Bacterial small signal recognition particle RNA from a Micromonosporaceae bacterium, 91 nucleotides, folded computationally. It matches the Rfam family "Bacterial small signal recognition particle RNA". Its family is annotated with signal recognition particle, plasma membrane targeting and SRP-dependent cotranslational protein targeting to membrane, signal sequence recognition in the Gene Ontology. The prediction has a mean pLDDT of 76. It is recorded under the gene name ffs. NCBI's taxonomy places the organism under Bacteria, Bacillati, Actinomycetes, Micromonosporales, Micromonosporaceae.
[in-house]
RNA sequence: GGCCCCUCGUGCGGCGUACACCUCGUAAACUCCCCCAGGGCCGGAAGGCAGCAAGGGUACGCGGGCUCUGACGGGUGCACGGGGGGUCCCC
Numbered sequence: 001g002g003c004c005c006c007u008c009g010u011g012c013g014g015c016g017u018a019c020a021c022c023u024c025g026u027a028a029a030c031u032c033c034c035c036c037a038g039g040g041c042c043g044g045a046a047g048g049c050a051g052c053a054a055g056g057g058u059a060c061g062c063g064g065g066c067u068c069u070g071a072c073g074g075g076u077g078c079a080c081g082g083g084g085g086g087u088c089c090c091c
Base pairs, nucleotide, nucleotide: 001089002088003086004085005084006083007082008081009080010079011078012077013076015073016072017071019070020069022065023064024063025062026061032057033056034055040049041048042047
């Protein structure tokens, strides 16, 4: 130095868990945003203003999921590297 065994680490992958600020649903009816019929207000008019309901969105919260992303796990595959050891082989 080779080979083998043990062990640790890193990278990529696989599997699993069901944790998330990943995802799906739900979710402001008094409350946030958008848009605001009708009606209201201003105006001589054109038009403007505020804005309820409906509609849309989002937040907190709640519930579900593992497809994606992250997290966690292993008697997990491959590669690379560190440490320890072994009789065997070569020098």